[in-house]
């Protein structure tokens, strides 16, 4: 230089057949249980869904271009 995947909560990930208030496990922090810790329960926080445009009444989802990351091929 081409092409092919991937970027979503502190981590790892699900959703990607366009439409529900964007979840899950783990960790965080409160509470409950207990003598106390573990486990257990219940409850909370935490998100420009890499960026920009575009399409659509609607966009994590489709398109284009950027960027960061992996791989091929020359």
């Nucleotide at each position: 230089g081409c092409c092919c995947c991937c970027a979503u909560a502190g981590c790892u990930c699900a959703g990607c057949u366009g439409g529900a208030u964007a979840g899950a496990g783990c960790g965080u922090c409160c509470c409950c249980c207990u003598c106390c810790u573990a486990a257990g329960g219940g409850g909370a926080a935490g998100g420009u869904c890499u960026c920009a445009g575009g399409u659509u009444c609607a966009a994590a989802u489709c398109c284009u271009g950027a960027u960061g990351g992996g791989g091929g091929c020359g």